[in-house]
RNA sequence: GGGCCCGUAGUCUAGCGGUUAAGAUGCCACCCUGUCAAGGUGGAGAUCGCGGGUUCGAAUCCCGUCGGGCCCGCCA
Numbered sequence: 001g002g003g004c005c006c007g008u009a010g011u012c013u014a015g016c017g018g019u020u021a022a023g024a025u026g027c028c029a030c031c032c033u034g035u036c037a038a039g040g041u042g043g044a045g046a047u048c049g050c051g052g053g054u055u056c057g058a059a060u061c062c063c064g065u066c067g068g069g070c071c072c073g074c075c076a
Base pairs, nucleotide, nucleotide: 001072002071003070004069005068006067007066010025011024012023013022018056027043028042029041030040031039049065050064051063052062053061
């Protein structure tokens, strides 16, 4: 220098261009218990790495860019 993959809630993962971005775990409240743990019920939490474009409509498609990982080339 070239190519490929990944980036979505505190963490780990889902998510055909179309209803309000889903689940597990964690967190908060309550129930249960003599207490804790376990269990049960409810709740809060992500404008999808960032910027732009296409489209009636983008987490999803395109371009650029940032971060992480892998491969190749160059040198020797």